This is a predicted structure of a 135-nucleotide RNA (c-di-AMP riboswitch aptamer (ydaO/yuaA leader)) from Krasilnikovia cinnamomea.
The organism belongs to Krasilnikovia, within Bacteria.
The RNAcentral record of the sequence draws on Rfam.
The prediction has a mean pLDDT of 80.
It matches the Rfam family "c-di-AMP riboswitch aptamer (ydaO/yuaA leader)". Rfam's curators write: This family represents a conserved RNA structure found upstream of the ydaO and yuaA genes in Bacillus subtilis and related genes in other bacteria.

[in-house]
C1' cells in the first nucleotide's frame, strides 16, 4: 500500500434499556421508559390436572430423522430494517430464548421489581417506488 484484528472516542439500529446527581468506586438515590401482583362492578362457572401463569414479535402447520429427548427443512400469526416525517407498494432480515412453582381474570388505592445484552458504520459506486403531510 493492501488485508484480519483489538482499544477508545464518536454516529446508527433492535431492545423498556436512557438522562441526572452523590459516592468510601462496592455501590446508591431520583426522572423518564418498562413490567408484575392487586377491589369494586364485569368476565369466567372451573377448579384437585394432559396443572395453570409470566417476558417477549417470536406463535401454530406440513414433512423427514428419531423409542423418546430432540434435530433438518419449507412455510405461517407476528415483528424489525429500508438514510433518518408518516403510510403504501417492493426489497432483505427475525420469528429465539428464559422464568414463577401449585399460583395470580380484568382491577381504582395500594404493593414490588427492570433500567441487561446484541450489531453496523474508514476502498468505490449506487442514494428503492409512489403518495400525504411539513418546513
Nucleotide at each position: 500500500g493492501g488485508c484480519a484484528g483489538g482499544c477508545c472516542a464518536c454516529c446508527a439500529c433492535c431492545u423498556a434499556a436512557u438522562c441526572g446527581c452523590c459516592c468510601u468506586c462496592g455501590g446508591g438515590c431520583g426522572a423518564g421508559c418498562c413490567g408484575g401482583g392487586g377491589a369494586a362492578c364485569c368476565a369466567c362457572g372451573u377448579u384437585u390436572g394432559u396443572g395453570g401463569g409470566g417476558u417477549g414479535a417470536a406463535u401454530c402447520c406440513g414433512c423427514g430423522c428419531c423409542a423418546c429427548c430432540g434435530c433438518g427443512c419449507g412455510g405461517u400469526a407476528g415483528g424489525g430494517a429500508u438514510c433518518g416525517c408518516u403510510u403504501c407498494c417492493g426489497u432483505c432480515c427475525c420469528g429465539a430464548a428464559c422464568c414463577c412453582g401449585u399460583c395470580a381474570g380484568c382491577u381504582a388505592a395500594c404493593c414490588c421489581g427492570g433500567u441487561c445484552g446484541g450489531u453496523g458504520g474508514u476502498c468505490a459506486c449506487g442514494u428503492g417506488g409512489a403518495a400525504g403531510g411539513a418546513a